[in-house]
A computed fold for a 93-nucleotide RNA from Firmicutes bacterium UBA6811, annotated as c-di-GMP-I riboswitch aptamer.
Of the family's consensus pairs, 95% are formed in the model.
Its Rfam family is "c-di-GMP-I riboswitch aptamer". Rfam links the family to the GO term cyclic-di-GMP binding.
RNA sequence: UCCCGACAAAGGUAAACCCGUCGAAAGGCGGGGACGCAAAGCCACGGGUCUAAAGCCAGGAGGGGUUCUGGCCAUGAUAGCCGGGUUGCCGAA
Numbered sequence: 001u002c003c004c005g006a007c008a009a010a011g012g013u014a015a016a017c018c019c020g021u022c023g024a025a026a027g028g029c030g031g032g033g034a035c036g037c038a039a040a041g042c043c044a045c046g047g048g049u050c051u052a053a054a055g056c057c058a059g060g061a062g063g064g065g066u067u068c069u070g071g072c073c074a075u076g077a078u079a080g081c082c083g084g085g086u087u088g089c090c091g092a093a
Base pairs, nucleotide, nucleotide: 004091005090012037013036017032018031019030020029021028022027035080041086042085043084045083046082047081048078049077050076055072056071057070058069059068060067061066
């Protein structure tokens, strides 16, 4: 230095759930709260998963503007789904 990770030390983070807030939603953020986590720090690059506002397609309603239902779709989300990239605290075996 790299791998590795202890009933070690010091610290860190915070699932579900509740409240507030933003968002069409998935979900994000703040407060409370701890199931867990040695990268559960950071990055949507690959795969997966979730959502479907706009758009497209089909069908229905209506004189029409329009509207209802279903399907497809990421440009949205997830780093606490996996892989990859990158940075980093401690030091027993």
Background:
Lineage of the source: Bacteria > Bacillati > Bacillota.